[in-house]
Context: one part of a larger RNA
RNA sequence: GAUUGAACGCUGGCGGCGUGCUUAACACAUGCAAGUCGAACGAGAAAGUCCUAGCUUGCUAGGGCGAGUAAAGUGGCGCACGGGUGAGUAACGCGUGAAUAAUCUACCUUCGAAUCUGUGAACAACACACCGAAAGGUGUGCUAAUACCGGAUAAUAUCUUUUGCCCUUCGGUGUAGAAGAUCAAGGCGGCCUCUUCUUGAAAGCCGUUGUUUGGAGAUGAGUUCGCGUACCAUUAGCUAGUUGGUGGGGUAAAGGCCUACCAAGGCUACGAUGGUUAGCUGGUCUGAGAGGAUGACCAGUCACACUGGAACUGAGACACGGUCCAGACUCCUACGGGAGGCAGCAGUGAGGAAUCUUGCGCAAUGGGGGAAACCCUGACGCAGCAACGCCGCGUGAGUGAUGAAGGCUCUUGGGUCGUAAAGCUCUGUCAAUAGGGAAGAAAUCAAUUAUGGUUAACUAUCCAUAGUUGUUGACGGUACCUAUGAAGGAAGCACCGGCUAACUCCGUGCCAGCAGCCGCGGUAAUAGGGGGGGUGCAAGUGUUAAUC
Numbered sequence: 001g002a003u004u005g006a007a008c009g010c011u012g013g014c015g016g017c018g019u020g021c022u023u024a025a026c027a028c029a030u031g032c033a034a035g036u037c038g039a040a041c042g043a044g045a046a047a048g049u050c051c052u053a054g055c056u057u058g059c060u061a062g063g064g065c066g067a068g069u070a071a072a073g074u075g076g077c078g079c080a081c082g083g084g085u086g087a088g089u090a091a092c093g094c095g096u097g098a099a100u101a102a103u104c105u106a107c108c109u110u111c112g113a114a115u116c117u118g119u120g121a122a123c124a125a126c127a128c129a130c131c132g133a134a135a136g137g138u139g140u141g142c143u144a145a146u147a148c149c150g151g152a153u154a155a156u157a158u159c160u161u162u163u164g165c166c167c168u169u170c171g172g173u174g175u176a177g178a179a180g181a182u183c184a185a186g187g188c189g190g191c192c193u194c195u196u197c198u199u200g201a202a203a204g205c206c207g208u209u210g211u212u213u214g215g216a217g218a219u220g221a222g223u224u225c226g227c228g229u230a231c232c233a234u235u236a237g238c239u240a241g242u243u244g245g246u247g248g249g250g251u252a253a254a255g256g257c258c259u260a261c262c263a264a265g266g267c268u269a270c271g272a273u274g275g276u277u278a279g280c281u282g283g284u285c286u287g288a289g290a291g292g293a294u295g296a297c298c299a300g301u302c303a304c305a306c307u308g309g310a311a312c313u314g315a316g317a318c319a320c321g322g323u324c325c326a327g328a329c330u331c332c333u334a335c336g337g338g339a340g341g342c343a344g345c346a347g348u349g350a351g352g353a354a355u356c357u358u359g360c361g362c363a364a365u366g367g368g369g370g371a372a373a374c375c376c377u378g379a380c381g382c383a384g385c386a387a388c389g390c391c392g393c394g395u396g397a398g399u400g401a402u403g404a405a406g407g408c409u410c411u412u413g414g415g416u417c418g419u420a421a422a423g424c425u426c427u428g429u430c431a432a433u434a435g436g437g438a439a440g441a442a443a444u445c446a447a448u449u450a451u452g453g454u455u456a457a458c459u460a461u462c463c464a465u466a467g468u469u470g471u472u473g474a475c476g477g478u479a480c481c482u483a484u485g486a487a488g489g490a491a492g493c494a495c496c497g498g499c500u501a502a503c504u505c506c507g508u509g510c511c512a513g514c515a516g517c518c519g520c521g522g523u524a525a526u527a528g529g530g531g532g533g534g535u536g537c538a539a540g541u542g543u544u545a546a547u548c
Stems, first nucleotide, its partner, number of pairs: 001548004006544005013393006019386002021351001026349003030346003035077003040074002048065008084304003093229008103221002108217008116151003120148001126141006157182009167172001186209006195202003230276003237267003242264008279301004283294004306327005329340004357383001359382003365379001366377004396426004406417004430489001432484005440475001445470009492537005497518003503532004513520002
């Protein structure tokens, strides 16, 4: 000098854009942060209101609307994303480059094939009975499905056994054949041409969406390897599933990954083992560079979710707002037993020098579900607080000498603050008040028009495409524009001995004090305190801490 997620002192007008628990991975009150689908399925309230009947005139009973709505249940998809934190980890964790002939991949795209059948057996919901303080649970009975289970059909699919051929890194891969095993579900909208009943309906036809299965793609993931990746030798030896082989198991998958047996290996001064510290990277800060320091925000990746362990479900987890076990802690309890996990967003206590609102909205972008309408979304978009940072603007402009008053100083002549003020002439940024007032919105959907397709049929319906109109804004009556009046509401902080820009007076008297270094102060202190003056930066300015 530059820089910071800064803090502290004094001071503080406005705006834009960013940033904001670096400490206790400490404990958490409260609310919200993951749901959705009735076009998979069975069932299904109430309040309120209207009507009728009865009478005891304000109650009872029944019916309609509310409503096939709410809430709950079976089932599907999602909950493995998004969001947080950096405790652990010196490691194939990360970075970079490869390998996978050792692998998987739900939803999505594309190309094929199929979607027949059963009154099959249940279980919730529900009803009844019961246990419990509660959390919750038990028994009996009833019922549906795209839930579950049979039967049929199945190959160029998969697996097992097996026979050839080609290639081969000799492990296998590809290809041709044989035998066996394995797999399906419907829903919705419309039509009457065909089939059946002969009215307009479905078992028929059309469309759409699902389901089963196969190939390919895309995306995502698993695994392996080369190289790079902190300090200590005042850590020199470490290792028995250890190193390798064979058989077996296990996994989507190679492998001591696991197991039985066999062999005795494997690593190490090119630093093993042990210890300390630490998430890694793109980057960031500094520097002419080489380097040094660092890893907040943003992006990629890994790990973790009260502590430790375990599996289940699933395409994917050994799962932050799932389950089980153990532990610590907190809460409820009828003492028998139960409930919980903010390192999600706000917020509270504690710790600390120190770090924000228990806000608004799903309008946009993105995500989940749904055919869609739509619902959910503390992701996100916005607003609030904080000079925490960067950037921009303002606190007025011109003129004005009797060099006013006043302060300071003085050799008493003067000098200086100083064109500074006053006065005169203007301007109107910001702030204030009033009026107007956005872009961010395109979709979806609805209506309508046209074209094409479907069909026996453009007169209809449905589907697709295109056009027109309508509907949707949290921010926000915000940005922006205009008007009004008025210089009115808006300057401080540090320094002035040298380094280092800036000097005098008073008081103090090695005292009180200052200080980054040198050093000042013991009676003329430009160095301590105050006044005047000056210098630097400026809504900031100094100090402290830290890095280069």